[in-house]
Molecule: small-subunit ribosomal RNA
Organism: uncultured organism
């Protein structure tokens, strides 16, 4: 796209088609084939006529009129019956049919046709019969039976006949049987009908009889085409051919009876399966694919099966006979029936109509005709089932109404939509008019022809009149009124046009795919607004297209599915050049067919369109008539492919026999002694019965070191000491011989690595499957090891597979090169060693064009061609399953489906990761030094605990002396009891009222309640500004949630050397390059090189601090010189020192060496400092959805008499217990005790506090000083100097725990520090594991500072004194740069296999059971035809009157449907 369609929301109208696709399921009820009285008789009604009898009547006495019976004529009607045609058409329906069924094309010289239509020719005498019907009878019915009468266009004989049939010959002509023309002999038919006319013989027309010829129908034969499956390879006895009968319209094994043994088949027989064919339809650019509904054309069927009869035509849809199944009547004795015709009904089903009208129309039957009959056909009814075509309003209208949605709250949007105003009336309604479809025919009147008769009828043609519509009062035209009565689906994440909102929270749901949904869904659900289509729109089914995705047009095969493990070789397929012939195929021309209908071009007609009508037009096949280039075919010649000769080569090419020498073992002897042997380390094993070792003889097998090489051969498979025989194949050179002998190859043969298997086979050293034993290891039915059976080897059979690989079938031609080898051969050249050209045939490896998805392939093709074979078509299921072949087995070889998934694969890219590899770095390891882990306490954490023990951080110098630089109360975010509700805080609005702050009472635990004092500011005197009270409403307030929605700002990888760009190349592309490479640094720091050139963000520097040093200043600092004091205390001075401004200094700058050179490295000089001097600050692109909503901020969500707000008292300080970090120790390199030196940075009026005084002491109490380089805390400690203590739980360590004190503070009970006196605990140096530093550093020693009322072993700082080590990069942990692999990408905390257990699911297989379908042997065998017989019956003819011919019932045989049996094939369904 398209459909005979279903469904689901919906639905106005018309036109024009179409409608059981499932049950060839059963079927009620009505119809669907009858016609003719002009072929017969019969009976019966009706109305006429005539004539005869006997009556009646009479102005008419008459062929008068009436009645009644009867007879005959003919007319009408309605009935069965004879008889004739028709009933084999017209209508359905697709069960069977893989067939000459069907389609297109030829034959019949092998045939038949009723009706019709030409044409010849004929019609002449006769004959018995029988149904209707009467009579009698038998049945339940259906239906008969006996006697009788009787008629025909029924039925039978004779007669008559050739242009018929047949016999026999003749001639012509073709020739396989034949055709035609002639002659003779035989032989065959009829309705004297019927109807009008006429009435005398006839005359028409309708039948009838024999013939020719057409036309129409049909019958057979043929050649071509017509579906799947090979897991169907063989089939077939009337089979294939003859001969002779017989049948038949007619050829023919069609039958039969005899003969010969053939006959299809891989160009697919035979079987199974599925199917009715075709013109047509549907898609499609085409080629094709699909399908066979309506419509047409043939065929097949008519309940299932089988026979036949009548007849021109059947083996008959609405005929007969049988046999079966069903079903219905039945008096049980028997019978009837076949909607796959039209309506209708059950019934199945997703699913398909009215038990309608009419012969008006075309068209059929019967008739002379009228006319009848026609569920053919015309119409109408139901169905949105399809295609077409109308409508459902139109102009105008902005207060951009109401209302909806939506929001940044200003607005947007629905939307000129609507209202409103003016209009029109397609369709609606109601009414009026009213077609076309009607033509012949017939009747009946007129007129002319022709022809025939005496004539009339008749019959042809023209014409008037009469008369015929089921649809239908329908179509179409008009009047009139009304904008009312007429719009809905489906979608809106991409694909594919169209977005919000809100509600739901991996629930619900959605979805062709891809996916959506886990609190901000454009994807569900709802809405509001888009979007497309529109009386329809979605969904489902099924075709084709897209799909070049079965590729003839038009694919491919090294790695992504796919080259057979190789070769040989029948059939097939393909095949050098050259002249001829002939014309198969090819090509042109012309005929004829290609049925209408359809399509496709053009006109026409219905208002249009669909629908219709009309004109023109195809491919094919066939015939015949030419051309001859290219394929084929025939002969003929050549020699270039092929092949043979000859003359050389080279070989691990195959087979049989024989033969060496190493080596390993095993024996036998010496020599010799205690271990060998094995491994990562060992044990098992061997060894005092003498092992290994060595020395010597000897046995026996299986295998060939070196040579040995991308080197050789060979069809692969594969061959390797060394000789001899016998043997294949290939190069190379000549060109003597043939003269296309050639390639390929379905099938078929045959060759085939290990491994297996067979022989009552052989061998058996060494090696080793299975087995055993040590060993590892959680285990170790392995990896190592000790031993070891089958095999491993020969010999004949068997098996037939491998990543049988180059993962590349085979052959020809042809397309730059370069360089290596193997085997030959020809020139040149030569000093005879060579060298040097060019070429054949192999074998390497580089490489242009070109190819390829890329990798890569490139004369040994994966280029570019042709020719043959094989072989593929998403992954799994499966190389399985069941069948067949094959094999002694193992096995092998052919080989699906259900089902299931949305990917599997391939090549390359970036990156991450490797118990890969190179190279570098860093307290990473190693050297050293000292911790911690153990004890006793501190402090933080997890655990448990409580009313709470608020919260947060969670491997890692990424949580855990963190947030907290200090938790009695406060902080305080948590808990209990007490209170308050515009609120403890802010802004507005409006009302009263004047105090507020500050003093102070009573009540309470306090917030709080209830009093006493206490009267502000500025003023224009109006009030204003402050502040207070109630009420109330917007709102306040939240340390409530979400750090995975957020900002900001922090760790961290890390002070690691990285992380990008532009613009240029390069690749199909992801991407690369650059940034890689060689050096070289801390360092993408530099240098060189280079399809790259450059450029930013880090690195480094720029800052700061410290070392050093100049100048300047000179107070609170200093003090050399001069004076002075108790004192740098004073004068004085600014050299020193210190202080802070400015400055200078270092840059590999200078040398020498080493890197080729360069970047730089090493070494030295100089110099306070040397090679980024020492530190500090600074942190690149990213990564961890790292922390943090409790620092703020901030989106959503949550609470609002509470999750907000005051207030108290208690908690964050709890304690079995487990981990962090740290403090003091365990002591003699010490403790006590006494004495006596030396910093530095900070600090400091709410404070730091000197001096004196009291206290043992924490402290007290008086107090001088400085707002600080002036005062003060400040006596720094370790050091040293003397003394004591002598190795012990100690004079060493200080925990608990008592008493008594002091300090801050409303306040020290939970809960502070701090003194003094008494207690004196654990610990004697710390398992496994682990930290931290590389120099003014670790280790020690002490000092101050923030927080802060008190409260430091935490943290931030400061200074004294002062080491060891560093071979190195093996390891261990991170980290950086190339490279390499990868099945990882959430990225190695990756990915992913197998199995058990539970449940589902799908398909197998099973002891078997059970349904079917083809055949095949046999019994049995209706009905019919055909043969025999026929003693029984018989009307036609003959007849000498007996009888005979004939016919026929019976009965007998063949054949045969149904049914039985049987044993096999085969499918299916259950198990």
């Nucleotide at each position: 796209g398209a459909c005979g369609a279903a469904c689901g929301c919906u639905g106005g109208c018309g036109g024009c088609g179409u409608g059981c696709c499932u049950a060839a399921u059963a079927c009620a009820u009505g119809c669907a084939a009858g016609u003719a009285g002009g072929a017969c008789g019969c009976a019966c009604a009706g109305a006429u006529u005539a004539u005869a009898c006997c009556g009646u009547a009479c102005c008419u006495u008459g062929c008068u009129a009436c009645a009644c019976c009867a007879u005959a004529g003919a007319c009408u009607g309605a009935g069965a019956g004879u008889u004739g045609c028709g009933a084999a058409c017209g209508g359905g329906u697709g069960a069977g049919u893989a067939a000459c069924g069907c389609g297109g094309a030829c034959g019949u010289a092998a045939c038949c046709u009723g009706c019709c239509u030409a044409u010849u020719a004929a019609a002449g005498g006769g004959g018995g019969a029988u149904a209707a019907c009467u009579a009698u009878u038998g049945c339940a019915a259906a239906c008969g039976a006996u006697a009788g009468c009787u008629a025909a266009u029924a039925c039978c004989g004779c007669a008559u006949a050739a242009c018929a049939g047949u016999a026999u010959g003749u001639a012509a002509c073709a020739c396989a049987u034949g055709u035609u023309a002639g002659a003779u002999g035989c032989u065959u038919g009829a309705a004297a009908g019927a109807u009008g006319c006429a009435a005398u013989u006839g005359c028409a027309u309708c039948g009838c009889u024999a013939g020719u010829a057409g036309a129409u129908g049909g019958a057979c034969c043929u050649g071509c085409g017509u579906u799947g499956u090979a897991u169907u390879a063989u089939c077939u006895a009337g089979u294939a051919c003859g001969u002779a009968g017989g049948g038949u319209a007619a050829a023919g094994g069609c039958c039969u009876a005899c003969c010969u043994a053939g006959g299809c088949a891989a160009c697919c027989a035979u079987a199974c399966a599925u199917a009715g064919c075709c013109a047509a339809c549907c898609u499609g650019a085409g080629a094709g694919g699909g399908g066979g509904a309506u419509c047409g054309g043939a065929c097949a069927c008519a309940c299932u099966g089988g026979c036949a009869c009548u007849g021109a035509u059947a083996c008959a849809c609405g005929g007969c006979c049988c046999a079966g199944a069903c079903u219905c009547c039945u008096a049980c004795g028997g019978g009837a029936a076949g909607c796959a015709u039209c309506a209708g009904u059950a019934a199945g089903g997703a699913a398909u109509c009215u038990u309608c009208g009419g012969c008006u129309a075309u068209g059929g039957g019967g008739g002379g005709a009228a006319c009848c009959c026609u569920g053919a056909c015309c119409g109408a009814g139901c169905a949105a089932c399809g295609c077409c075509g109308c409508g459902c309003g139109a102009c105008u209208g902005a207060a951009c109404a109401a209302g909806g949605u939506u929001u940044u709250c200003g607005g947007a949007u629905c939307g000129u939509a609507a209202a409103g105003c003016u209009c029109u009336g397609u369709u609606g309604u109601u009414g009026a008019c009213g077609a076309a479809g009607a033509a012949c025919g017939a009747g009946u009147g007129u007129g002319a022809g022709a022809a025939u008769g005496c004539a009339a009828a008749g019959u042809u043609c023209a014409u008037g009149c009469u008369g015929u519509g089921a649809c239908g009062g329908u179509a179409c035209u008009u009047a009139a009124c009304c904008a009312u009565a007429a719009a809905g689906g489906g979608a809106c994440g991409g694909c594919u046009a169209a977005c919000u909102a809100c509600a739901u929270g991996c629930c619900a749901a959605c979805a062709u795919c891809c996916g959506c949904g886990g609190u901000a869904a454009u994807a569900c659900g709802u809405a509001u607004g888009u979007c497309c289509c529109g009386a329809g729109c979605g969904u489902u089914g099924u075709c084709c297209g897209g799909a070049u995705u079965u590729a003839a047009u038009g694919g491919g095969c090294g790695u992504a599915c796919a080259c057979c493990g190789a070769g040989c070789g029948c059939a097939g397929g393909c095949g050098u050049g050259u002249a001829a012939a002939a014309g198969a195929g090819u090509c042109u021309g012309a005929a004829g067919u290609u049925a209408a209908a359809g399509g496709c071009u053009g006109u026409g007609a219905c208002u249009u369109a669909a629908c219709c009508a009309u004109a023109g037009u195809a491919c094919a096949c066939u015939u015949u008539a030419g051309a001859a280039a290219c394929u084929g075919u025939u002969g003929a010649a050549c020699u270039u492919g092929a092949g043979u000769g000859c003359a050389g080569a080279a070989g691990g090419g195959a087979a049989g026999a024989g033969u060496g020498g190493a080596a390993u073992u095993c024996c036998a002897u010496g020599u010799g002694u205690a271990g060998c042997g094995a491994a990562g380390a060992a044990a098992u094993g061997c060894g005092u019965a003498u092992a290994u070792a060595u020395a010597u003889g000897g046995a026996g097998g299986a295998a060939c070191a070196c040579c040995g090489a991308u080197g050789g051969c060979g069809a692969a498979a594969g061959c390797g000491g060394c000789u001899c025989u016998c043997u294949g194949g290939u190069c190379u050179g000549u060109a003597a011989c043939u003269g296309a002998c050639g390639c390929u190859g379905a099938g078929g043969c045959u060759c085939g690595a290990a491994a297996g298997c067979g022989u009552g086979g052989g061998g058996c050293a060494g090696c080793g499957a299975a087995c055993a034993g040590g060993a590892u290891u959680a285990g170790a039915u392995a990896c190592c090891u000790u031993g070891g059976u089958a095999g491993u080897c020969c010999a004949c059979a068997c098996c037939g597979u491998a990543a049988a690989c180059g993962a590349u079938g085979a052959g020809u031609g042809u397309u730059a090169g370069g360089u290596g080898u193997u085997a030959g051969g020809u020139g040149c050249u030569u000093u005879c060693g060579g060298g040097g050209a060019g070429u054949u045939a192999g074998u390497g490896c580089c490489g242009c064009a070109g190819u390829u998805a890329a990798c890569u392939c490139a004369u040994u093709a994966a280029g570019c061609a042709c020719u043959c074979a094989g072989u593929u078509g998403g992954g799994g299921g499966a190389g399985u399953a069941g069948g067949g072949c094959u094999g002694c087995a193992a096995g092998u070889u052919u080989g699906a489906a259900a089902c299931u998934c949305a990917a599997a694969g391939g090549a390359a890219u970036u990156g991450a990761c490797g118990g890969g590899g190179g190279c570098c770095c860093g307290c990473a390891c190693a050297a050293g030094c000292g911790g911690u882990g153990g004890a006793g306490c501190a402090u933080g954490u997890g655990g448990u605990u409580u009313a709470a023990u608020u919260c947060g951080a969670a491997g890692c110098g990424a949580a855990c002396g963190c947030g907290a630089a200090g938790a009695a109360c406060c902080u305080u975010a948590g808990c209990a009891g007490g209170u308050c509700u515009u609120g403890a805080c802010a802004u507005c609005g409006g009302g009263a009222u004047g105090u507020u702050a500050u003093u102070u009472c009573u009540a309470g635990a306090g917030a709080u309640a209830g009093g006493a004092a206490g009267u502000u500011u500025c003023u224009u005197c109006g009030g204003a500004a402050c502040a207070u009270c109630g009420g109330u409403g917007a709102c306040a307030g939240g340390u409530g949630g979400u750090g995975c929605a957020u900002g900001g700002u922090u760790g961290u990888u890390g002070u690691c050397a990285u992380c990008u760009c532009g613009u240029g190349u390069c690749g199909u592309g992801a991407g690369a390059u650059g940034u890689u490479g060689g050096g070289u640094u801390a360092a993408g720091u530099c240098c060189c090189g280079c399809a790259a050139c450059g450029a930013g963000c880090g690195c480094a520097a720029c800052c700061u601090u410290u070392a050093u040093u100049g100048u300047u200043a000179g107070u609170u600092g200093c003090c050399a010189u001069c004076a002075u004091u108790g004192a740098g205390u004073u004068g004085g001075g600014c050299u020193c020192u210190a202080u802070a401004g400015c400055g200078a200094g270092a840059c590999u700058c200078c040398c020498g060496g080493u890197a080729a050179u360069a970047a730089a490295c090493c070494g030295g000089a100089g110099g306070a400092a040397g090679g980024u001097g020492g530190g500090g600050a600074u942190g690149g692109u990213g990564u961890c959805a790292a922390a943090u909503c409790a620092u703020c901020a901030u989106g959503c969500c949550c609470c609002u008499u509470a999750u907000g707000a005051c207030g108290u008292g208690g908690g964050c300080u709890a304690c079995a217990c487990a981990c962090g970090u740290g403090c003091u120790a365990c002591a003699a390199u010490g403790g006590c005790u006494g004495g006596u030196a030396c910093a530095g940075g900070g600090a400091g009026u709410c404070g730091c506090a000197a001096g004196c005084c009291g206290g043992u002491g924490a402290c007290g109490g008086c107090a001088a000083g400085a707002u600080a380089a002036u005062c003060u805390a400040u006596g720094a400690a370790a050091c040293c100097c003397a003394g004591u203590c002598u190795c012990a739980u100690u004079u060493g360590g200080g925990a608990u725990u008592g008493u008594u004190g002091g300090c801050u503070g409303c306040a020290u009970c939970u809960c502070g520090c701090c003194u003094a006196c008494a207690u004196g605990a654990a610990g004697u140096c710390g398992g496994a594991a682990u930290c931290u530093a590389u120099a003014g550093u670790a280790a020690u020693c002490g000092c101050g500072g923030a927080u802060c009322a008190a409260c430091a072993c935490g943290c931030c700082g400061c200074g004294g004194a002062g080491a060891a080590u560093a071979c190195u990069u093996u390891c261990c942990c991170g980290g950086g740069c190339g490279u390499u692999g990868u099945a990882c990408a959430c990225a190695c905390c990756c990915c992913c296999u197998g199995u058990c257990a539970c449940c589902c699911c799908a398909c197998g297989a099973g002891a078997g059971u059970u349904u079917g379908u083809a055949a095949c042997a046999c019994c049995c065998g209706a009905a019919c035809u055909c043969g025999g017989u026929g003693a029984g019956g018989u009307a036609a003819c003959c007849c000498u009157a007996a009888g005979g011919a004939g016919c026929c019932a019976g009965c007998c045989g063949c054949c045969u449907a149904a049914g039985g049996u049987g044993g096999g094939a085969u499918a299916g369904a259950u198990g």